[in-house]
RNA sequence: CAACCAUCCCGAGCGGCUGAGAGAUCUGGCUCUACGACGCCGCAGCAACCACCCGGAUUCAUCCGGAAAGGUGCUACUGCCAGAAACGAUGGAGA
Numbered sequence: 001c002a003a004c005c006a007u008c009c010c011g012a013g014c015g016g017c018u019g020a021g022a023g024a025u026c027u028g029g030c031u032c033u034a035c036g037a038c039g040c041c042g043c044a045g046c047a048a049c050c051a052c053c054c055g056g057a058u059u060c061a062u063c064c065g066g067a068a069a070g071g072u073g074c075u076a077c078u079g080c081c082a083g084a085a086a087c088g089a090u091g092g093a094g095a
Stems, first nucleotide, its partner, number of pairs: 001094001004092005013043005021032003025084005044075003049071002053066005079087001
């Protein structure tokens, strides 16, 4: 990073720093926020996409279940909601 595949109503918060907006874009709502939001860092946790391991099934392509030490991700509100646009986020596989 144009294009591909999967997922996006489950789950999981404390501390420190900072200091004004934040919940992706537009409109309209709703909500969080100086009792410090958003963001960054640390720790803790959640989950199970990838990897590893174990068990089972198998049409041998794979699928199901378990586990959680590795790589990511995530930890207000359904991607906050509706409409518009058809975008965004994360993982995998690739270039």
Molecule: SAM riboswitch aptamer (S box leader)
Organism: Zhihengliuella flava